[in-house]
């Protein structure tokens, strides 16, 4: 190296109309000492007070040795003796028991409060200890007083405690003897033992060495918080001492002044560390239970005593808080050992069995002791296994959900049928762990053989029987796997986020299905992931958060070329350690997993030995390219200082002059006849410096402008003369820092926060005007912030050009100028590259190094607390509760703008006419009624659904009826034919009686069928009741606007754009040109309908030119189809022709010719869309709701009311008129229950009466304005005609409500209409009258139509209103009817300040001082050793020791004042939140005063003003620059 094998990084919902980024929030997965909720079968193996180191009843958890020592019962058995009270003796028994003594109680067991420490890890070190083991040496002699038990007497309630008296030891003490032992430099001093014995043997004592624990030091590593910056007095060292086993400031004296600290000391908050556990690809993050290693603790707080070891959990002694006795005088106690217990707490077991095993103490052993351990209990807490059955089984049962009624599902699922037996149950058998030790034998070989099991009758084997005893829980809108019904209806309810829910909810609740997991399923809590969302692997900063306003510099960091050396970091090889468990691999054991055993990896780390010498560090020494300096030169509003100057404002004098000046949008207020503005002379004072000037120029930055001297910073070029890496950044730190603002003094001419006053407004605390203070200016001093912005930190390098302008230098040339060049400044454009886009682009926001600052979602908040600064204003440094799901950036596509450009429309203008004012008709509102039936509600409802409401219609009130029904369709019984008349109640429906009639087909003549009527049955009708916000379909309406799209291409990351922009036309996205487009399609236009012109065909009912014929007269007859016409077919017009303009086009333009001319007029025709736009009352429909009513049937009344607004019209106000008379000419239409001629009849409406015509005949059908002629004369009229009397027609069952017409009569109000606000651009409007359709009839003056008469204007696009299409800005996207600010009120919620209060917590100060060690005294008190002395009992003295006292520090307390930190706290104070509250409109579009940052003053409130800045400002002109042609 191949090979093999193991591992090995996922995303998603949510900001938008929509997109690409930024970003946060939320999910999806693992984990647990869990805990709640529903459910629960066995079995392993584990684990189980995390909260209160709260506080504890009972028991039990540490003793053992008689082979160390004295001393010694008792129950009860025998025996003897008795006075019957008991006593004696042996047995129990050298036993029980306490005591001396020794060894152990410093282990094990719990616990984690403390502790930020050499505590722990790790890796090393010297100045030590180390009982009990173990080795090696040596010793183990000879004396002596004593005490407790016990006995005897006393105090005490008890606990206990004094005395007197005996008494032993491996207790206790003296002598000796000793070494490698201790002291000492040495001479030389001092300085041990203990026996027991079953005769094996255990012990003892010195000394050395070993293990095996332990104590000390040391480098390293080990949480937050600087809103903790200074700390230290035994503090840091030194000399001498004490103390310790030991070094040591441990501790004391005296000397020195030191130590530690931004590499974060001190302080504060937090926490035992650690092996690992848990996530996670890793790196890392979080934990740090069980287990194992270390520390620390043992009711809180202090001491030491013994002892090898402790300052000692189940010792002592003090003090405190509690508890419990008690005779009040004393006294007792410490579960954070095991079990229990109460409290707390969501929440964690049994007052169990056993030393059988392992392990520990004792002891020679037997043995005892062990709540350490073994194992049972309990609990689904966890892992981990097993079951609750299997195979067949379709009428796919019954029953549930759905359901379009076909059928689907639940589902082989049950049922039934065969079969199995694991688990439970039951019944037999039944362990492994047990083999040492001992005991006993023996041939003496640890050889035999016995003896010992809590768990257990368990585990496991074997066998009975029988599917018998075992299934829940969560979801099921997207993320996310799984969908219908039904209840409910912003309710009740879910939600992890985005979010459901206001009548069809897969989102609530329920059912039924279906998903998933399964004795467990969700919640809830906590970690780590996912989050490259603190980025060390692996992020950022121009606009999303984020470059300090600049600069200078300190520490640190980083750092040019050559050589030599070293060996710090780096590499490489060895050794050592990294415990042991645990992860991981391989292999064994439980039936298998879990679990457990045994090897190995691994434990990325430290140390220690060697070696290497590229990098880097360090020393040496040299170098010139960074840097810096000399020389020479040059531009400059760079910086102080003094001094000069002119224009201009404004004051002041004085002249001319005289009614106004000023100022606005328009006025005011202000000034002026006491002479202003104006004007010309003199003067006087401030400020500020026009032109030149210019993305010129100089400064770090903030900034800097008139000239002229002085002083004084920096920088360019040139030259290569020096120095020799002197460098670059820069935490803190200092200096500088616009305007504002502050102090003190000056100064003040314009200007100008405040303020005053005039305006404007709904109000105006404002915009506009007149004033005018502080300030603006100087001088000293402060403050120190701005949109201090290139929103872009400094520095060095390298990566394409082109094109300006400044400053210099060089070539050219004789100069200058221009041109090249090259340094160094300053713009534009652009490559490559970046970028989330926009954009940057040698002046990077490109590629890379180096340093320093800064960010980590919006809000709260640059606030609050604190601390630094400041004379104040403030400033700098900054949180947190709390809330939100976003909050943002660019860029897109609309849709807007009191933005812009371009165009169109009867949109304004230009003109005619009209509405609004009257009467009156219709319509709506509103009112008002028993009802006044519902719809429509800006343009786009209101003369509209209504092209016909007395009844009907109708749906509304009132009232009387009717019920499965007034209506369709179907079967089945039963009656009757249908059908008709007549009566009775009754307003009619309805209700009751009765009576006529018997038709068609078949017949066996009984009867049967069919249409039809009644009644029943069945399945079912009706509803103008509700939802146009479920719907269909019609339909307005922007808008006959000219647009809306698409498919390939291309461009962008992507929305999306290109095409469809752009030049030019057009009514038109109409055509042309151009053009990464290149076609298309749905509109546009044309094709259809209809008028105008011509031609063809046709010729009756139409028509009559010639032809004949009649008439009083008429195409009336013959006859003709030429004309008119009529209704078919076609022509005809296309900018086709000229001529101009235009690009050579598309077209315009103008002329010819034509009936018509540029779409010839006119109709039909309505693109994607939009208004949840109108209709469930035209119809159709979904779902709801009514059923002796919400259905249906009548009769009557209302839809018609009437103080009122409004909307659309008719008549009019009159002479261009009115009325009378007479004359003319029309098209479109209509007609059989019709139109209706002629005749009579009425003044008329009309009527009698009757021809004709289903109509190019015949009727409506006199057209009217018009024209002749008269008349009135200007007036409320001879205008107008309302209104009301009367007195007729007409229709129609019926005119009262509530018809229309006619005669007479009556004659209202109006005399041309305020704001305002409509139609038309030509056969139009104006004016005139005709027909229709509904319809008996008419409220119609509406509405559809026809035809006659027939103008006036359009300069033009400034304004209005709609609209197109480019563009521009946007915080809008429900899209300006849009968003959205502040204050006020209301409610709630967490903060902050607050007289104050109440606690904790830390440290000082100084009082008091337990207990206790040390020192000091010690006259009291002591047996051994000395000495003396003795009557030998002992006396006295000393050495030695103690009690007491007395000091030294000393816990707790007390007594002060303090320093953090907390709780409450009238009251104050912002701040968040809260479907419809008030006040106003600051912001967003030029937001209607362009916004905004600093500031400093003002106002209810957004805010406005003043000053300075920025552009993150739209527009529109200028100027310079680029680029393209």
């Nucleotide at each position: 190296a191949a090979g093999u094998a193991g591992c090995u990084u996922a995303g998603a919902g949510u900001u938008u109309g929509a997109u690409c980024c930024u970003g946060g929030c939320u999910c999806a997965g693992g984990a647990u000492g869990a805990a709640c909720g529903c459910u629960g079968g066995c079995g392993g193996c584990g684990c189980g007070u995390c909260u209160g180191a709260c506080a504890c009843a009972u028991g039990c958890a540490a003793g053992u040795c008689g082979a160390g020592c004295g001393c010694g019962a008792a129950a009860c058995c025998c025996g003897g003796c008795u006075u019957c009270g008991g006593c004696c003796g042996g047995g129990g028994a050298g036993u029980a028991g306490a005591g001396c003594g020794g060894c152990g109680g410093a282990c094990g067991g719990c616990g984690c409060a403390g502790u930020a420490a050499c505590g722990c890890g790790u890796a090393g070190g010297a100045a030590c200890c180390u009982a009990c083991c173990c080795c090696u040496a040596g010793g183990u002699c000879c004396g002596g007083g004593a005490u407790a038990a016990c006995u005897c007497g006393c105090c005490g309630a008890a606990a206990g405690g004094c005395g007197g008296g005996c008494u032993a030891a491996u207790a206790c003490c003296g002598g000796a003897u000793a070494c490698a032992c201790c002291c000492g430099a040495g001479a030389g001093g001092g300085g041990a033992a203990a026996g027991c014995u079953c005769c094996g043997g255990c012990g003892c004592c010195u000394a050395g060495g070993g293990a095996u624990g332990g104590g000390c030091c040391u480098g390293c590593g080990u949480c937050c918080u600087a809103u903790u910056a200074g700390c230290u007095a035994g503090u840091u060292g030194g000399u001498g001492g004490g103390g310790u086993a030991a070094c040591g400031g441990c501790c004391c004296a005296c000397c020195a002044a030191g130590g530690c600290g931004a590499u974060g000391a001190u302080g504060g908050g937090u926490a035992g560390c650690u092996g690992g556990u848990c996530u996670g690809a890793g790196a890392g993050g979080a934990c740090g239970a069980u287990c194992a290693g270390c520390g620390c603790g043992a009711c809180u707080g202090g001491g030491a005593c013994u002892g090898a070891g402790a300052c000692a959990c189940g010792g002592c002694c003090c003090a405190g808080a509690c508890u419990c006795c008690u005779a009040c005088g004393g006294g007792a106690g410490g579960c954070a050992g095991c079990a229990g217990u109460u409290c707390a707490g969501a929440a964690u077991c049994u007052u169990g069995c056993g030393c059988a095993a392992u392990g520990g103490g004792c002891g020679a052993a037997a043995g005892c002791c062990u709540g350490a351990c073994g194992c049972a209990g309990c609990g689904a807490c966890g892992c981990c296994g097993c079951g609750u059955g299997g195979g067949g089984g379709a009428u796919g049962a019954a029953g549930g959900c759905c359901g379009u009624a076909a059928g689907g599902u639940c589902g082989u699922a049950a049922a039934c049928c065969c079969c199995u037996g694991u688990c439970a149950g039951c019944g037999g058998g039944g362990a492994c762990g047990a083999a040492a030790g001992c005991c006993g034998g023996c041939a003496c070989g640890g050889c035999c053989g016995g003896u010992u099991g809590a768990c257990g009758g368990u585990a496991c084997c074997c066998g009975c029987a029988g599917a018998g005893g075992a299934a829940g829980c969560c979801u099921c809108g997207g993320c996310u796997a799984a969908c219908u019904a039904c209840g409910u209806g912003c309710c009740a309810g879910c939600a992890g986020c985005c979010g459901c829910g206001g009548u069809a909810a897969u989102a609530c609740g329920u059912a039924g299905g279906a998903g998933g997991c399964g004795a467990g399923c969700g919640u809830u809590a906590u970690c780590c992931g996912g989050a490259a969302u603190c980025a060390c692997u692996g992020g950022g900063c121009g606009u999303a958060a984020a470059g300090c306003g600049u600069u200078c510099g300190u520490a640190g960091g980083c750092g040019g070329g050559u050589g030599c050396g070293u060996g710090u970091g780096u590499c490489g090889a060895g050794g050592g350690u990294g415990a042991a468990a645990g992860c991981c691999c391989u292999g064994g054991g439980c039936u298998c997993a879990a679990c457990u055993c045994a090897g190995g990896a691994a434990u990325u780390g430290c140390c220690c030995u060697c070696g290497a010498a590229a990098c880097u560090g360090c020393g040496c020494a040299c170098c010139u390219u960074g840097a810096g300096g000399g020389c020479g030169u040059c531009a400059g509003a760079g910086g102080g200082u003094g001094g000069c100057g002119g224009a201009a404002u404004u004051c002041c004098c004085g002249g001319u002059g005289u009614a106004g000046c000023g100022g606005u949008g328009a006025a005011a207020u202000g000034c002026g006849u006491a002479g202003a503005u104006a004007u010309c002379g003199g003067g006087a004072g401030g400020a500020a410096c026009g032109c030149c000037a210019g993305u010129g120029g100089c400064g770090a930055a903030g900034g800097c402008g008139g000239c002229c001297a002085c002083c004084u910073g920096g920088g360019g070029c040139g030259u290569c003369c020096c120095u020799g890496a002197c460098g670059c950044u820069g935490a803190g730190g200092a200096a500088c820092g616009a305007a504002a603002g502050c102090c003190a003094g000056g100064g003040g001419a314009g200007c100008g926060a405040a303020c005053g006053g005039g305006a404007u407004u709904a109000g105006a605390u404002a915009c506009c005007c007149c004033g005018g203070u502080a300030g603006u200016c100087c001088u000293g001093g402060c403050c120190g912030u701005a949109a201090a912005c290139g929103a872009u930190g400094g520095g060095c390098a390298c990566u394409a050009g082109g094109u300006g302008u400044c400053g210099g230098c060089a070539g050219c040339u004789c100069a200058a100028c221009c041109c090249u060049g090259u340094c160094g400044g300053u713009g534009c454009c652009g490559u490559a590259g970046c970028u989330a886009a926009c954009g940057c682009g040698u002046u990077a926001a490109g590629u890379g190094c180096c340093c320093c600052g800064c960010c980590u979602g919006g809000g709260g908040a640059g606030u609050a607390c604190g601390g630094c600064c400041g004379c104040a204003a403030g400033g700098c440094u900054g949180a947190a509760a709390c809330u939100c799901a976003a909050a943002g950036g660019a860029a897109u596509u609309g849709a807007c703008g009191g933005g812009g450009g371009c165009c169109c429309g009867c949109a304004c203008a230009a003109g005619c006419g009209g509405u609004g004012g009257a009467g009156c008709a219709u319509g709506u509102g509103g009112u008002u009624u028993a009802a006044u039936u519902c719809g429509a509600u800006g343009c786009a409802a209101c003369g509209c659904g209504a092209a016909g409401a007395a009844c009907c219609u109708u749906a509304c009130c009132u009232g009387g009826g009717c019920u499965g029904a007034a209506c369709u369709a179907c079967g089945c019984c039963g009656g009757g034919a249908a059908c008709c008349c007549u009566c009775c109640c009754g307003a009619a429906a309805g209700g009751g009686a009765g009576g006529g009639g018997u038709g068609c087909c078949c017949u066996u003549c009984g009867g049967g069928g069919a249409a039809c009527c009644c009644g029943g049955c069945g399945a079912u009708a009706g509803g103008u009741g509700g939802u146009g916000c479920a719907u269909g379909g019609c339909u307005g309406u922007c808008g006959u606007c000219a647009g809306c799209u698409c498919g390939u291409g291309c461009c962008g990351u992507g929305a999306g754009g290109u095409g469809u922009u752009g030049g030019a036309u057009u009514a038109a996205g109409u055509u042309c040109c151009g053009c990464a487009a290149c076609g298309a399609g749905c509109g546009c236009a044309a094709c259809c309908c209809u008028c105008g012109c011509c031609g063809c065909u046709a010729g009756u009912u139409g028509c009559c030119a010639g032809c004949g014929g009649g008439u009083a007269a008429u195409g009336c007859c013959g006859g003709g189809c030429a004309c008119u016409c009529u209704a078919g077919c076609g022509g005809g017009a296309c900018u086709g022709c000229c001529g101009g303009c235009g690009u050579c086009a598309a077209g315009c333009c103008g002329g010819a010719g034509g009936a018509a001319g540029g779409u010839g007029g006119g109709g039909a025709c309505g693109a994607c869309g939009u208004c949840a736009a109108g209709u469930c009352a035209u119809c159709a429909u979904g779902c709801c709701c009514c059923u002796u009513a919400a259905g249906u049937c009548c009769a009557g009344g209302g839809c018609g009311a009437c103080a009122c607004a409004c909307a659309u019209g008719c008549u009019a106000c009159a002479a261009u008129g009115g009325c009378c008379g007479g004359u003319a000419c029309a098209a479109c239409g209509g007609g059989c229950a019709g139109c209706c001629a002629c005749g009579c009849c009425g003044c008329g409406a009309g009527g009698c009466g009757g021809a004709g015509c289903g109509a190019a005949u015949c009727c409506c059908u006199u057209a009217a304005a018009g024209c002749c002629g008269g008349u009135c004369u200007c007036a409320g009229u001879u205008c107008g005609g309302a209104u009301u009397g009367c007195a007729g027609g007409c229709u129609g069952c019926a005119a009262c409500c509530c018809g229309c017409c006619u005669g007479c009569a009556u004659g209202a109000a109006g005399c041309c209409g305020g704001a305002a606000u409509c139609g038309c651009u030509a056969g139009u409007a104006a004016c005139c009258g005709c027909g229709g359709a509904u319809c008996a009839g008419c409220c119609a003056c509406g509405c559809c139509g026809c035809g006659g008469u027939g103008a006036a204007u359009a300069c033009g696009u400034u304004c209005u209103c709609g609209g197109g299409c480019c563009u521009u800005g946007u915080a809008c996207a429900c899209a300006c009817c849009g968003c959205c600010c502040g204050u006020c009120a209301c409610a709630c919620c967490a903060c902050g300040a607050a007289a104050g209060u109440c606690g904790g917590u830390c440290a000082c100060a100084c009082c008091c001082g337990a207990a206790g060690u040390c020192c000091g005294u010690g006259g009291c008190c002591c047996a051994a050793c000395c000495c003396g002395c003795u009557u030998c009992g002992g006396c006295g003295g000393g050495a030695g020791g103690g009690a007491g006292c007395g000091g030294c520090c000393g816990a707790a307390g007390g007594u002060g004042g303090g320093g953090c930190c907390g709780g409450c706290g009238a009251u104050u104070g912002g701040g968040g939140u809260g479907a419809a509250g008030u006040c106003g409109u600051a912001a967003c579009a030029a937001g209607g005063u362009a916004g905004c940052c600093g500031u400093a003053c003002c106002g209810g409130a957004a805010g406005g003003u003043g000053c300075g800045g920025c552009u993150g400002g739209a527009u529109c002109a200028c100027c310079u620059c680029c680029u393209u042609u």
Annotation: The prediction has a mean pLDDT of 88. A computed fold for a 1525-nucleotide RNA from a bacterium, annotated as small-subunit ribosomal RNA.